[in-house]
A computed fold for a 350-nucleotide part of an RNA from a metagenome, annotated as small-subunit ribosomal RNA, central domain.
Context: one part of a larger RNA
RNA sequence: CUGGGUAUAAAGGGUGCGUAGGCGGCUAGAUAAGUCGGAGGUGAAAUAUGUCGGCUCAACCGGCACACUGCCCCCGAAACUGUCUAGCUUGAGGUCGGGAGAGGAAGGUGGAAUUCCAGGUGUAGCGGUGAAAUGCGUAAAUAUCUGGAGGAACACCGGUGGCGAAGGCGGCCUUCUGGCCCGAUUCUGACGCUGAGGCACGAAAGCCAGGGGAGCGAACGGGAUUAGAUACCCCGGUAGUCCUGGCCGUAAACGAUGGGCACUAGGUGUUGGAGGAGUCUACCCCUUCAGUGCCGCAGCUAAUGCAUUAAGUGCCCCACCUGGGGAGUACGGUCGCAAGGCUGAAACUC
Numbered sequence: 001c002u003g004g005g006u007a008u009a010a011a012g013g014g015u016g017c018g019u020a021g022g023c024g025g026c027u028a029g030a031u032a033a034g035u036c037g038g039a040g041g042u043g044a045a046a047u048a049u050g051u052c053g054g055c056u057c058a059a060c061c062g063g064c065a066c067a068c069u070g071c072c073c074c075c076g077a078a079a080c081u082g083u084c085u086a087g088c089u090u091g092a093g094g095u096c097g098g099g100a101g102a103g104g105a106a107g108g109u110g111g112a113a114u115u116c117c118a119g120g121u122g123u124a125g126c127g128g129u130g131a132a133a134u135g136c137g138u139a140a141a142u143a144u145c146u147g148g149a150g151g152a153a154c155a156c157c158g159g160u161g162g163c164g165a166a167g168g169c170g171g172c173c174u175u176c177u178g179g180c181c182c183g184a185u186u187c188u189g190a191c192g193c194u195g196a197g198g199c200a201c202g203a204a205a206g207c208c209a210g211g212g213g214a215g216c217g218a219a220c221g222g223g224a225u226u227a228g229a230u231a232c233c234c235c236g237g238u239a240g241u242c243c244u245g246g247c248c249g250u251a252a253a254c255g256a257u258g259g260g261c262a263c264u265a266g267g268u269g270u271u272g273g274a275g276g277a278g279u280c281u282a283c284c285c286c287u288u289c290a291g292u293g294c295c296g297c298a299g300c301u302a303a304u305g306c307a308u309u310a311a312g313u314g315c316c317c318c319a320c321c322u323g324g325g326g327a328g329u330a331c332g333g334u335c336g337c338a339a340g341g342c343u344g345a346a347a348c349u350c
Stems, first nucleotide, its partner, number of pairs: 003322004007304002012318001014201004021194003025088007033081002035077004040072003049065006091191001092188003095184005103177007110154001115149007125136002162169002206247006215241002220236004258317006266295011299306002323350003332343004
């Protein structure tokens, strides 16, 4: 390389949009580039293969045949692929009518709680732990009541519930805004799928500038524990956590499972919609579409397990793997303010 693979053994890109490319529904006609049949030309010799022969055999040498799987040209075929033309509606999209939702952005607003400040009541303790101590407290703490300030997060509802491409999203209200589902079958008429590069988004931590700072809390200080204790426990506490703008671009970014389409027993729960029956309609029941769980057949799997939400059966496209360590390191390139990211070896060794 071919091949075989990628839930857990090495291996699915963090996610989307999309360029090139690859692949692509039904019908008819045309064409004949691919494809197929036939004929011709060429494919030097040697080598290789088969056979026969020459050196006493063999190596070696020679004759003949085949082969040289290729290329070119001519004639023909028209199923499939391609191309062109005309059409179709089931794929895709649009329209109309309904629907659910922590989807996103901005502004506003509410209550509980912690802390702090002021005042009242009140007096010697409070706090903390396995036990303590550091700490706080007669300058009046803890407790309790009233008032105020400020920041952050939204108990109950809350749910193998919902929404989003992923990251992720949860008090309430308003404005702006994206996507999705169902029904009608009204329009367009293959407009599709995937997607190397590219672009955008992307938890937390971290970085830059300006604000903010209640609680929590790396670092740090102290008290304990201990042989020690640069920890676990306790008392404090800076950055940070929050907001605005700009970077970073990583993760056990996980379903450790790329996307699309089609097909292949069922049962049961749940979310959103439509229809039927019931009936004037709580519900239950039947059918159906979309999602989300559990169980389970065939099949698959090394097993565990997966099983219409496939890891089953097929097709299309992308990404990735190819023994362990060295190493996600070095070097180079590129991106970044930096931290570092991306790309990514070899010697050597088992």

Its Rfam family is "Bacterial small subunit ribosomal RNA".